[in-house]
RNA sequence: GCGCCAGUGGUGAAGCGGUAUCACGGAAGCUUCCCAAGCUUCAAUUGAGGGUUCAACUCCCUUCUGGCGCU
Numbered sequence: 001g002c003g004c005c006a007g008u009g010g011u012g013a014a015g016c017g018g019u020a021u022c023a024c025g026g027a028a029g030c031u032u033c034c035c036a037a038g039c040u041u042c043a044a045u046u047g048a049g050g051g052u053u054c055a056a057c058u059c060c061c062u063u064c065u066g067g068c069g070c071u
Stems, first nucleotide, its partner, number of pairs: 001070007010024004018054001026042005047063005
């Protein structure tokens, strides 16, 4: 230098055009004499910038980061 793969809450993942979801973690409440466990509720996420579309995590382009391969 060229090509391929991945990037989604604090962490690990799903979703691949139509309200962003699950688990763990965090906060509040219920329960208990207290704690743990359990139950309920809440907050928090699409790496960045553009394009296409009525509508984009999803499709296209560029870019950044990490990994792999080729030279």
RNAcentral holds the sequence, with entries from MGnify. A computed fold for a 71-nucleotide RNA from a marine sediment metagenome, annotated as transfer RNA. Its Rfam family is "tRNA". The family's RNA type in Rfam is transfer RNA.